The RNA shown here (transfer RNA) has 73 nucleotides and comes from a Pirellulales bacterium.
RNA sequence: AGGGGUGUAGCUCAAUUGGCAGAGCGCUGGUCUCCAAAACCAGAGGUUGCGAGUUCGAUUCCCGCCGCCCCUG
Numbered sequence: 001a002g003g004g005g006u007g008u009a010g011c012u013c014a015a016u017u018g019g020c021a022g023a024g025c026g027c028u029g030g031u032c033u034c035c036a037a038a039a040c041c042a043g044a045g046g047u048u049g050c051g052a053g054u055u056c057g058a059u060u061c062c063c064g065c066c067g068c069c070c071c072u073g
Stems, first nucleotide, its partner, number of pairs: 001072007010025004019056001027043005049065003053061001
């Protein structure tokens, strides 16, 4: 330099041909307990990597850029 993959909550990952952004773990509060753990209940937490485009509507489609991984030279 060229090609491919990937980027979504603190972490690991979903979101079936474009239509309300979710789960588990973690965190906070509560119930329980002498206290804690476990269990159960509730809650907070997101410019979906950045920018632009298409569309009534974009995590999803198109284009550019950036980070990471792999391959070729």